[in-house]
Context: one part of a larger RNA
RNA sequence: UUGGGUUUAAAGGGUGCGUAGGUGGCCCCGCAAGUCCGUGGUGAAAGCCUCUUGCUUAACAAGAGAACUGCCAUGGAUACUACGGGGCUUGAGUCCAGACGAGGUUGGCGGAAUAGAAGGUGUAGCGGUGAAAUGCAUAGAUACCUUCUAGAACCCCGAUUGCGUAGGCAGCUGACUAGGCUGGUACUGACACUGAGGCACGAAAGCGUGGGGAGCAAACAGGAUUAGAUACCCUGGUAGUCCACGCCGUAAACGAUGGAUACUCGCUGUGGGCGACAUACGGUCCGCGGCUUAGCGAAAGCGUUAAGUAUCCCACCUGGGGAGUACGCCGGCAACGGUGAAACUC
Numbered sequence: 001u002u003g004g005g006u007u008u009a010a011a012g013g014g015u016g017c018g019u020a021g022g023u024g025g026c027c028c029c030g031c032a033a034g035u036c037c038g039u040g041g042u043g044a045a046a047g048c049c050u051c052u053u054g055c056u057u058a059a060c061a062a063g064a065g066a067a068c069u070g071c072c073a074u075g076g077a078u079a080c081u082a083c084g085g086g087g088c089u090u091g092a093g094u095c096c097a098g099a100c101g102a103g104g105u106u107g108g109c110g111g112a113a114u115a116g117a118a119g120g121u122g123u124a125g126c127g128g129u130g131a132a133a134u135g136c137a138u139a140g141a142u143a144c145c146u147u148c149u150a151g152a153a154c155c156c157c158g159a160u161u162g163c164g165u166a167g168g169c170a171g172c173u174g175a176c177u178a179g180g181c182u183g184g185u186a187c188u189g190a191c192a193c194u195g196a197g198g199c200a201c202g203a204a205a206g207c208g209u210g211g212g213g214a215g216c217a218a219a220c221a222g223g224a225u226u227a228g229a230u231a232c233c234c235u236g237g238u239a240g241u242c243c244a245c246g247c248c249g250u251a252a253a254c255g256a257u258g259g260a261u262a263c264u265c266g267c268u269g270u271g272g273g274c275g276a277c278a279u280a281c282g283g284u285c286c287g288c289g290g291c292u293u294a295g296c297g298a299a300a301g302c303g304u305u306a307a308g309u310a311u312c313c314c315a316c317c318u319g320g321g322g323a324g325u326a327c328g329c330c331g332g333c334a335a336c337g338g339u340g341a342a343a344c345u346c
Base pairs, nucleotide, nucleotide: 004317005316006315007300008299012314014201015200016199017198021194022193023192025088026087027086028085029084030083033081034080035077036076037075038074039073040072041071042070049065050064051063052062053061054060091191092188093187094186095184096183097182098181100179103177104176105175106174107173108172109171110154114150115149116148117147118146119145120144121143125136126135162169163168206247207246208245209244210243211242215241216240220236221235222234223233258313259312260311261310262309263308266291267290268289269288270287271286272285273284274283275281295302296301319346320345321344328339329338330337331336
């Protein structure tokens, strides 16, 4: 490379939007580029292949044929694809109505707890552990009561619950804003799917500037443990955790499962709609779960939310180590990120 693969063996991009490209619904007409058929030309010879012949045989050689899967020209066919024209509504979108949710941004408010401060009561311990000690406390601690201040997080509700493309989102409330879903079937009329590059978003930690700092807590200090203990346990404690703005761009960014469409037994729970007065129905649409048929799978398992059956597009894999390293380039303030080898070795 031809292939074969990507839940767990190597392998799905963290997610979205979208450029080029690839792919693309139903009907009619045209054209005849692809496609198919015929004919002509060309496709040197040698070689390859088949048959025959000549050297005693073979190698070798000679003759004939086939082949040269291609290209050019020309005549025709029109199912499919492309192209041009016309039409359609089921894909897609718009509109109207309705309910839904921790979807997003920003402001206001609330209670519990914690810590601190002041005042009061009160006296010898408190705290901590396996046991202790460091630590705090007669300069009055711990405990209890009152008042005040601060920051951060929101008990119960709470759930295989809901929302969001992913990251993620949870006290109450206002403003602004986005969305999918259901019902209607009014409008557009294939406007679609995917998406190399590109752009945007992207937990935590980290970085820059300025604020903030209650609790927690890398580093650090001390006390223990231990043979040692640069740990696990304890007492403290700074960055950080919080806010604003700007970077970083990673993750077990996981369903370790790319997106879209269609098709393929059922049972059961649950969230949001719809149906109407029949009190029916294993109704219907969109989600979130459990079990399972066929089928698939190396098995575990998956099984209408597929890992089944198919089509389209993208990404990725090709033995282990060396190595996600080196070098180069690009990005970044830096930390580092992206791309990404080889020698050698088993």
A computed fold for a 346-nucleotide part of an RNA from Hymenobacter koreensis, annotated as small-subunit ribosomal RNA, central domain. Its mean pLDDT, the model's own confidence on a scale to 100, is 89. RNAcentral holds the full RNA, with entries from Greengenes. Taxonomically the source falls in Hymenobacter (Bacteria, Bacteroidota, Cytophagia, Cytophagales). Rfam family: Bacterial small subunit ribosomal RNA. Rfam links the family to the GO terms ribosome and structural constituent of ribosome.